[in-house]
Context: one part of a larger RNA
RNA sequence: CGCAGGAGAUUUGCGCGGGUCUGACACUAGUACGAGAGGACCGUGUUGGACGGACCGCUGGUCUGCCGGUUGUGCCGCCAGGUGCACCGCCGGGUAGCCACGUCCGGUUAGGAUAAGCGCUGAAAGCAUCUAAGCGCGAAGCCAUCCGCAAGAUUAGAUCUCCAUUGAGGGCCGUCCGAGACGAGGACGUUGAUAGGGUACAGGUGUAAAGGCGGCGACGCCAAAGCCGAGUGCCACUAAUUACCCGAACG
Numbered sequence: 001c002g003c004a005g006g007a008g009a010u011u012u013g014c015g016c017g018g019g020u021c022u023g024a025c026a027c028u029a030g031u032a033c034g035a036g037a038g039g040a041c042c043g044u045g046u047u048g049g050a051c052g053g054a055c056c057g058c059u060g061g062u063c064u065g066c067c068g069g070u071u072g073u074g075c076c077g078c079c080a081g082g083u084g085c086a087c088c089g090c091c092g093g094g095u096a097g098c099c100a101c102g103u104c105c106g107g108u109u110a111g112g113a114u115a116a117g118c119g120c121u122g123a124a125a126g127c128a129u130c131u132a133a134g135c136g137c138g139a140a141g142c143c144a145u146c147c148g149c150a151a152g153a154u155u156a157g158a159u160c161u162c163c164a165u166u167g168a169g170g171g172c173c174g175u176c177c178g179a180g181a182c183g184a185g186g187a188c189g190u191u192g193a194u195a196g197g198g199u200a201c202a203g204g205u206g207u208a209a210a211g212g213c214g215g216c217g218a219c220g221c222c223a224a225a226g227c228c229g230a231g232u233g234c235c236a237c238u239a240a241u242u243a244c245c246c247g248a249a250c251g
Stems, first nucleotide, its partner, number of pairs: 001152001005163007015149004021049007033038001051106005059100004066093005071086006109144001111143002117137004169246003173189005194239003197235005203228003211222004
C1' cells in the first nucleotide's frame, strides 16, 4: 500500500515446512522344522541408544552491582573499621534467569492408492493364460493421519460483535516485561499493584560492628548474627498528569 465503509475479536486451510530412525532381552517355544547340531515365522511384552521438542521441581553448571575468607599496596590522620587497584586480585559458596550432564514427552495408525511380486475371473486362441475388458492382495517408500506456519490463497475467504463525527478504534506520551537489534508483541497508566521503594516471607552467605563476659594470648561466648541482585505476597510512599493527533469522502 492492497484486500471498494471503518474497527475489534475468533477462525477455515489453498499451500509450505518439520517429523518418519533403531538395538537388545523375555514370552509364545526349545514349539514348527530338522537324523542331529541347531532353531524360527506370525503375535505380545519389557528395556535401551542416537535424534528432536519442551521445561527447571530434582541433580549439576554459570551467576563480573549477593555473602564470606584472604595476600600485596594506596587512601580515609592513627587504632578499629572500611574502600580503590591487582584477571571478579586470589579463594570458598551462591538466589532468580539462562542452561545440560538433569526431567518429561515424541517417532502413532485396524487409513488410502501403489512398486516388484502373488492371485481371482477371463477371452483373443472351444485348451491354457494374473490382462486384453474387469477384480483382489501387496513395501522402512508415496498420500493422509501427528507437529508448526499459513487469506499478499490479488481466487486477498468465513463467523461474531461494535461504530456513523454527540465518532468505534488507533496513535503519541509515561511506568514496564518470561517480548525485543530498531520497529513489532504483551502488561499497566490513579476506577491503578506497571516499575521503583517500604514491609513480611522464601532463598543465599555463615554468626557483622560496637560493647560486655571468659582467656596471659591467639581466640571463644552473648549471636541462626549481620548483610543481601533479579523470587512471592501485601502497602499508593515515588513515578505512570492533563492534554494532543489520526480516524469511516466521493462513486
Large-subunit ribosomal RNA, domain VI from a Bacteroidaceae bacterium, 251 nucleotides, folded computationally. It was read from a public genome assembly. The source organism's lineage runs through Bacteria, Pseudomonadati, Bacteroidia, Bacteroidales and Bacteroidaceae. Rfam family: Bacterial large subunit ribosomal RNA. Its family is annotated with ribosome and structural constituent of ribosome in the Gene Ontology. The prediction has a mean pLDDT of 87.